[in-house]
The prediction has a mean pLDDT of 84. The RNA shown here (small-subunit ribosomal RNA) has 1510 nucleotides and comes from an uncultured bacterium. The sequence is in RNAcentral, with records from ENA, Greengenes and SILVA. It matches the Rfam family "Bacterial small subunit ribosomal RNA".
RNA sequence: AAGAGUUUGAUCAUGGCUCAGGACGAACGCUGGCGGCGUGCUUAACACAUGCAAGUCUACGAGAAUAAGGUAGCAAUAUCUUUAGUAAAGUGGCGCACGGGUGCGUAACACGUAAGCAAUCUACCUUUAGGUAAAGAAUAACUCCGAGAAAUCGGGGCUAAUACUAUAUGAUGCAGCGGCAUCGCAUGAUGAUGUUGUUAAAGUUGCAGCAAUGUAACGCCUAUAGAUGAGCUUGCGUCUGAUCAGCUAGUUGGUAAGGUAACGGCUUACCAAGGCUACGAUCAGUAGCUGGUCUGAGAGGAUGAUCAGCCACACUGGAACUGAGACACGGUCCAGACUCCUACGGGAGGCAGCAGUGAGGAAUAUUGGGCAAUGCCCGCAAGGGUGACCCAGCAACGCCGCGUGGAGGAUGAAUGCCGUAAGGUUGUAAACUCCUGUUAGAGGGGACGAAAUAUUUAGCUUCGUAAGAAUCUGAAUUUGACUGUACCCUCAGAGAAAGCCCCGGCUAACUACGUGCCAGCAGCCGCGGUAAUACGUAGGGGGCAAGCGUUGUCCGGAUUCACUGGGUGUAAAGGGCGCGCAGGCGGGUUAAUAAGUCAGAGGUGAAAUCCUACAGCUCAACUGUAGAACUGCCUUUGAUACUGUUAAUCUUGAGUUCGGAAGAGAGAGACGGAAUUCCAGGUGUAGUGGUGAAAUACGUAGAUAUCUGGAAGAACACCAGUAGCGAAGGCGGUCUCUUGGUCCGAUACUGACGCUCAGGCGCGAAAGCGUGGGUAGCAAACAGGAUUAGAUACCCUGGUAGUCCACGCUGUAAACUAUGAAUACUAGGUGUUGGUCCCAUUGGGGUCAGUGCCGCAGCUAACGCAUUAAGUAUUCCACCUGGGGAGUACGAUCGCAAGGUUGAAACUCAAAGGAAUUGACGGGGGCCCGCACAAGCAGUGGAGCAUGUGGUUUAAUUCGAUGCAACGCGAAGAACCUUACCUAGGCUUGAAACGCAAGUGACAGGGUAUGAAAGUACCCCUCCAGCAAUGGCAUUUGUACAGGUGCUGCAUGGCUGUCGUCAGCUCGUGCCGUGAGGUGUUGGGUUAAGUCCCGCAACGAGCGCAACCCUUACUAUUAGUUGCCAUCAGGUAAUGCUGAGCACUCUAAUAGGACUGCCUACGCAAGUAGUGAGGAAGGUGGGGAUGACGUCAAGUCCGCAUGGCCCUUACGCCUAGGGCUACACACGUGCUACAAUGGAUGUUACAAUGGGUAGCGAAACCGCAAGGUGGAGCCAAUCCACUAAAGGCAUCCCCAGUUCGGAUUGGAGUCUGCAACUCGACUCCAUGAAGUUGGAAUUGCUAGUAAUCGCGAAUCAGCAUGUCGCGGUGAAUACGUUCCCGGGCCUUGUACACACCGCCCGUCACACCAUGGGAGUGGGCUGCACCAGAAGCAGAUAGUCUAACCUUCGGGGGGACGUUUGCCACGGUGUGGUUCAUGACUGGGGUGAAGUCGUAACAAGGUAGCCGUA
Repeated sequence: AAGAGUUUGAUCAUGGCUCAGGACGAACGCUGGCGGCGUGCUUAACACAUGCAAGUCUACGAGAAUAAGGUAGCAAUAUCUUUAGUAAAGUGGCGCACGGGUGCGUAACACGUAAGCAAUCUACCUUUAGGUAAAGAAUAACUCCGAGAAAUCGGGGCUAAUACUAUAUGAUGCAGCGGCAUCGCAUGAUGAUGUUGUUAAAGUUGCAGCAAUGUAACGCCUAUAGAUGAGCUUGCGUCUGAUCAGCUAGUUGGUAAGGUAACGGCUUACCAAGGCUACGAUCAGUAGCUGGUCUGAGAGGAUGAUCAGCCACACUGGAACUGAGACACGGUCCAGACUCCUACGGGAGGCAGCAGUGAGGAAUAUUGGGCAAUGCCCGCAAGGGUGACCCAGCAACGCCGCGUGGAGGAUGAAUGCCGUAAGGUUGUAAACUCCUGUUAGAGGGGACGAAAUAUUUAGCUUCGUAAGAAUCUGAAUUUGACUGUACCCUCAGAGAAAGCCCCGGCUAACUACGUGCCAGCAGCCGCGGUAAUACGUAGGGGGCAAGCGUUGUCCGGAUUCACUGGGUGUAAAGGGCGCGCAGGCGGGUUAAUAAGUCAGAGGUGAAAUCCUACAGCUCAACUGUAGAACUGCCUUUGAUACUGUUAAUCUUGAGUUCGGAAGAGAGAGACGGAAUUCCAGGUGUAGUGGUGAAAUACGUAGAUAUCUGGAAGAACACCAGUAGCGAAGGCGGUCUCUUGGUCCGAUACUGACGCUCAGGCGCGAAAGCGUGGGUAGCAAACAGGAUUAGAUACCCUGGUAGUCCACGCUGUAAACUAUGAAUACUAGGUGUUGGUCCCAUUGGGGUCAGUGCCGCAGCUAACGCAUUAAGUAUUCCACCUGGGGAGUACGAUCGCAAGGUUGAAACUCAAAGGAAUUGACGGGGGCCCGCACAAGCAGUGGAGCAUGUGGUUUAAUUCGAUGCAACGCGAAGAACCUUACCUAGGCUUGAAACGCAAGUGACAGGGUAUGAAAGUACCCCUCCAGCAAUGGCAUUUGUACAGGUGCUGCAUGGCUGUCGUCAGCUCGUGCCGUGAGGUGUUGGGUUAAGUCCCGCAACGAGCGCAACCCUUACUAUUAGUUGCCAUCAGGUAAUGCUGAGCACUCUAAUAGGACUGCCUACGCAAGUAGUGAGGAAGGUGGGGAUGACGUCAAGUCCGCAUGGCCCUUACGCCUAGGGCUACACACGUGCUACAAUGGAUGUUACAAUGGGUAGCGAAACCGCAAGGUGGAGCCAAUCCACUAAAGGCAUCCCCAGUUCGGAUUGGAGUCUGCAACUCGACUCCAUGAAGUUGGAAUUGCUAGUAAUCGCGAAUCAGCAUGUCGCGGUGAAUACGUUCCCGGGCCUUGUACACACCGCCCGUCACACCAUGGGAGUGGGCUGCACCAGAAGCAGAUAGUCUAACCUUCGGGGGGACGUUUGCCACGGUGUGGUUCAUGACUGGGGUGAAGUCGUAACAAGGUAGCCGUA
């Protein structure tokens, strides 16, 4: 030391992406009261205007101006004093090498740390010792002259020094030589000592003194020691790339010399041939390093602003000079680029100092004050200088603190928002009352930071002869930029002071409106397509707060590079296999050592920071003091268990020896038979062959078949086995030769000789390549035939490389046990191979080495593994780090090639992937069911018509329903109405409902005009109750509202369809599993059934099934009118017509009955079977009602209800007419037919269900008929519709477009209705179409069913081939479950889960993006070779010039200039390397909305898939 979201229908695990945290020199958006402390060009080391940032000094010589005053003069003016030995300039000294800036370069002894210098220097400072003598020659300033635009320069002359030069003296210095002592770490060091040589200096000021001189202070010189600073050397540490593997000639070493403060190839000459590198040289890229900072539990990771240490740099490159120190930010010289001045001849410059400007950029401040403090430089000091520094200014850039008020205050005011209309919320919030006074404002007071120095003065001590000086201790005076600041007091007054982000989940916080996949949001998942808590606004809420968000970056979370702390059978990941060098690791015992290791001590680890404690600012931030810490390195002393090293020894690891054993282990040679094909011959005749079916092909020139003989090549049946051998690849006829390894048993020997293995070496299937052979069969390519929409395939007929051999390459495979090698340990059981031992003999037991299966512990995400580990441990190697891009590109390397090995990035996605679960699906499997097929019967599809739909048409042809499950459906009935549509005419609180207010007193009714009607206009008539107020009623106006068959069935309720009357769907508890889930519900039987039985980690239960309900079939009881009539009586032409009756039928209520109950067989049972019995009925008797969990966003907003939206003199309402009835066409459902099992005519039987008062309507009469007249009876078991029809019995028709069929049309009618034109039904007469049994296809039906026949009812004025019912007649067939369709259960596969109408691959076309190649082109960096050679330094020097010293005066010495040589920067030429940009064209890749072509993969994916190769 915290996690969360996101792959899935769900789950576990893997794995990436994302979030919550902290931080920042930040920026941007909105907002902004105060103070304190910090911080502020991260980009262009880009260019810079202007000012300032380094001066100072009684060493020296010369020496102003100005002002004031004085003198002379009338004045101009002259002169004197002070200013002043001042300013400014010069010589000289010290400083300018510090301080300040920046991070270009640098991967390095640059930095850090620890050591070393016996290889070094150090101005100023301190200590100690001593000295400071005596001379000389110049030169600047100045003056004169000259050149120049200027910068500046030249010449003549004068002069000084603490400037310069030589000399003297001098040591303990330095150098040479000599011995001595001590010490050390190899070279050596130190000390004392002898001797020789050599090396110094400067004065100034104060005081005393006439002076000489003395003294003091400050200097100067020599030496000494120190301090400080610097230089050099070394160990260790210090980024990335191996697609950088070899680098190096001053290179490595030596000798000698030179050079340096100093070691050193630092440099040169010579000699040798070394040096570095896999523990990563060289090359390339990037980078200042550190203390620290940020983060983190830590280990780590990232970073190197501010502060501090070191380094590097100063326009770019080079160079030296001066100096103690530089190769010098505000110095010099040269070269280059740039800028500026110029008289064009020449010159000047360097902000990466502080401010500031431009530019760049998302972005970073004032051309401020002061030296008061702290430091630094100069000076004796006073003092001067200091953009170091101290302060102020600007900026919310950061951290910290404070405030924007406090208390009370409910009618819970108003407003806003929401609302179910009650209310809720805003909210004690406000108002209001009472207080307070921080901050800001005004007025007043007012610090700390200041201590020193200096001056004056007092004292002690020291030095000095004295004068005096110095140190120290006191006193007085004097010094503040900030600043009248901090702080304090007073005054007034709540007065002047709150925003930002968020509210779908993660993640605290929800509603309304607007919008309508638009606008937009978004960190991830994802929101938005009309009810958005996700967009925008508002109200409310949450968070933080003078800030809040966003963006960027770093760490964290991320155990997601895993040291702490991961993995590799299937998720990414074990090398194809072996041998083996380096490396890593290594058996037992003893001894030594002490490198690792452990302990103690010492040194160091700068300060700051962090932490702890205390303290100072009112607190805090901030700061101070102290402590701890700095986990490190070095030195030293000890310990010795373990590791290492050394020595010795041992036998168990390893190996050797002896004796046996098995084997497709390897190589070579020889031999063999079967088969195939070919050749020759014989027999023989028309086919063969091949397939799903065919064809190509072969065959009358004789095939196939068959027999004989021959040839050739390849492969070796049976044996043969999860048997054997081998490291792997792999190895199979027999025999022989050569040869490798293994196992077992046993003795002796060696004595750790072992394990693993980067690089390396070797082996390595198939395909492929090269050369030469060989070629029977098979067979890429290819040809032909099929299949197909196509078929460059699958199938067939042929067929070449190849397959075979020899030699050589290639070096890959799903090279797999997807499991690296080795060692040890950890239950068993059961096969099998090879040895061996024991008992013993069909056999059993043990042991070693293999090879399989099952299985415990343990492990695993699970699957699974499990002594042959994926368990427990150790050692070594290899490999992995999201998917795609991609095993691709580039580079390198290997290869003859094909290609192999190594192996990225841009870009893109939020997943990709594993195991298991539940479903769904499969041209998977098993079992089972269904008029599903089959077996049958009758149809549809063809005709005409009816009806519905599509389409078309139309002003409108209203709307909905659309696979099954729309289409004689909503509609149980469109002439008007209906009606929703169209045209036209009208109405506007409305046709109907209801509230309020005001007005009126009517309204209704009657009438006239107009009109198509609605309506409009007008006339007549005209209220009630009550005394009144007022109320009732009606109407008008106004206002709330009505109204809408307008939209959304994808906002809904309700209802319905469908799978399906299929047998399923679940739950509780328990158990199993990490979990999703499973079990139960699976299994064996059985059933119509999850029906029941048995078994079982399940035991029970619920919704479904069944039963209960209705109806029908039988019986009984009860009841007996309107029903019935057997018996009795009466009557009629006849009839239950009448009496009587209720037996029967029937009616309608209640009961009974059927349960596999009985028998036989089978079976454990459940149950099944039987022409079983009985029974009216037999195995749910027939039929109905009844529809589980759910599916289809199925249907319906036009039945009804209803949210939301829309219309409101119209999308509402009324009216007339039209339309829904259209008609080239297509489909569905029906009716009638095509005829003789029929049609026609005549005659003659037998039903049931239902219906009837605005009704059914009898008899009778009229009409050919539809119908009319009529009106009895009936509110119905009473009356009516009501004759049932098919059928029976007769007659005709005689196979024809007919005596079939009836469409169409003409005429005449009937009925209903206000009205039959568009547009009703029916009747009669006439007409007499298509049609002769229907292609592909397809429907219904299993018994009182199909088929056929009529009847009734609802709707309805009228309208039925439709619908719903009723009865009559009444079949055929079912072997069976292979197939089609649908369904159920189990199982299997799956890349599907919107669930196969799924998923998904590739080309092509279009757009965009990044990228490879590319004739090349343009830059950067860099290697090599050469040219060139500024300044400078070093060397040489014969030319020119020359103060100090010497001189014999001629000159010499020395120096300068010039010349020249060497080194070398810039530059140039040539040739390479590398990197970036760009490039016509081109390659693939990625991403895109609904494009095109196919369908490769996922199921047996319809040819199993996949890997390597061609």